[in-house]
Context: one part of a larger RNA
RNA sequence: CGUUCGAAACUUGAGGAGGUUCUUCUUUAGUACGAGAGGAUUUGGAAGGACGAACCUCUGGUGUACCAGUUGUCACGCUAGUGGCACGGCUGGAUAGCUAAGUUCGGAAAGGAUAAACGCUGAAAGCAUCUAAGCGUGAAGCCCUCUCCAAGAUUAGGUUUCGUAUGUGCGUUAGCACGAGAGUCCCCUGGAAGACUACCAGGUUGAUAGGCCGGAUGUGUAAGCACGGUAACGUGUUCAGCUUACCGGUACUAACGGACGAAUG
Repeated sequence: CGUUCGAAACUUGAGGAGGUUCUUCUUUAGUACGAGAGGAUUUGGAAGGACGAACCUCUGGUGUACCAGUUGUCACGCUAGUGGCACGGCUGGAUAGCUAAGUUCGGAAAGGAUAAACGCUGAAAGCAUCUAAGCGUGAAGCCCUCUCCAAGAUUAGGUUUCGUAUGUGCGUUAGCACGAGAGUCCCCUGGAAGACUACCAGGUUGAUAGGCCGGAUGUGUAAGCACGGUAACGUGUUCAGCUUACCGGUACUAACGGACGAAUG
């Protein structure tokens, strides 16, 4: 830009892409077959490999804005307590998120037309013959079935809902200016969304983010004080203190403001 008024949702599926995998054990059965050795077709059940998808409950990893321990040195006048630097200084743990080595799930089943092959009926050719007319069975293959994309499928599809004040002023008309209007965009607050864009949640009729409050989780018993010990230190107050991304609440802070927009192309 188009899809023949403008929008917002939900859809159909022409067409396209992907997947449709492999092995072992067991039952049928030591049966059929075979002199024996050996050893099935078929049917049911179970387990696993590789591959793929989703997820983070569990097991782990990471987790340089969480907690603790600790070395050297410098600073806060000193003690105590903290902070800076040294690979996050080193060490032990760890929330959310992201992850695999973790968890769950998947390949299925069914249908149609067939290949090789196997048949039925059956003449040409009084017989025979699956074929010449006619009718069947039959594969991981083909078309469907399963998953995803998909109406620019220009043959541009379908359904539902909402909307276009017979507005005001000027003008003889044509028309001009203003204004309403479903909805949309810019902008702003953000995100389990993201390279950008897009998408999604919100914008005071508000819980979108931050802050604050409560909880959870993690760490592991803070500081100060008291007591004990010559002291290092221990004990009590104290399962304390602190606590990022998690959960719930709360307008305290920030979501200000602006534009486009529909019945003659």

A computed fold for a 265-nucleotide part of an RNA from a Planctomycetaceae bacterium, annotated as large-subunit ribosomal RNA, domain VI. The full RNA is in RNAcentral, with records from SILVA. Its mean pLDDT, the model's own confidence on a scale to 100, is 84.